[in-house]
RNA sequence: GCCGACAUAGCUCAGUGGUAGAGCAAUUCACUCGUAAUGAAUAGGUCGUGGGUUCAACUCCCAUUGUCGGCUCCA
Numbered sequence: 001g002c003c004g005a006c007a008u009a010g011c012u013c014a015g016u017g018g019u020a021g022a023g024c025a026a027u028u029c030a031c032u033c034g035u036a037a038u039g040a041a042u043a044g045g046u047c048g049u050g051g052g053u054u055c056a057a058c059u060c061c062c063a064u065u066g067u068c069g070g071c072u073c074c075a
Base pairs, nucleotide, nucleotide: 001071002070003069004068005067006066007065010024011023012022013021018055026042027041028040029039030038048064049063050062051061052060
C1' cells in the first nucleotide's frame, strides 16, 4: 500500500428499512437473625464520526477514525 471483518447500555452481544433489545453488572424493595442465593421493580444509549438516499436509517450508499485478521512491496 491492497483486501476483508468489526465498532450498539458499565461488560459480553443480538437486532438486514417502520417504537433500540437480551444476559451479566448497578440501584431500590421483598424474603432472612444476618449474608449469600432467590423473586419483583427501576435506571442506564451521540447505534465510532461526518454526509447522502428515503415519508421513515443501527440497517442502504459515500467519505473518514479506530481495532483485528489476511496479502503484497521496499531496505

This is a predicted structure of a 75-nucleotide RNA (transfer RNA) from an Ignavibacteriaceae bacterium. Its mean pLDDT, the model's own confidence on a scale to 100, is 81. It was read from a public genome assembly. The organism belongs to Ignavibacteriaceae, within Bacteria. Rfam family: tRNA. It is annotated as a transfer RNA.